This is a predicted structure of an 81-nucleotide RNA (transfer RNA) from a Euzebyales bacterium.
This record gives sequence, C1' cells and structure tokens, in this order.
RNA sequence: GCUCCGGUGGCGGAAUGGUAGACGCGCAGGUCUCAAAAACCUGUACCUACGGGUGUGAGGGUUCGAAUCCCUCCCGGAGCA
Repeated sequence: GCUCCGGUGGCGGAAUGGUAGACGCGCAGGUCUCAAAAACCUGUACCUACGGGUGUGAGGGUUCGAAUCCCUCCCGGAGCA
C1' cells in the first nucleotide's frame, strides 16, 4: 500500500430500513431473614425552562424514515504484497 471483518449503555451483546438499546452481567433501592446468602420485584445514557430535545466511532449523502444502505475519515483485528 491492497483486501476483508469489526466499532452500539459501566461491561458482554442483540436489533440488517419503521418505538434506539432486547437479553445477560454489574450497580442502586425494596421484599424475605435475628442477620446474611440465595431468590424475587422495581429502577439504571445525557441535557432540560418539564413542553421537549440529543445520543449507535466522526463528518456528509440517500430516504417519509438510517445503528442498518452509499461516500470520506479515525480506531482495532486478520490476511496479502
């Protein structure tokens, strides 16, 4: 230098054009217990004037609508030279 794969919450990891974050782990609160463990329940991105707005590596494009499709760039991995 070329080709391919990947980048989504605190972490792992789904969603392949239609409510952004299923599910699990972790964390916080609660129930239970003499107390704990286990189990179960609820919650868990950011901003806000509480009306709403922003957020899938960055920027742009296509579309009524993009994490998803296209372009450029950044980062990580694999292969080739």

The sequence is in RNAcentral, with records from ENA.
Rfam family: tRNA. About the family: Transfer RNA (tRNA) molecules are approximately 80 nucleotides in length.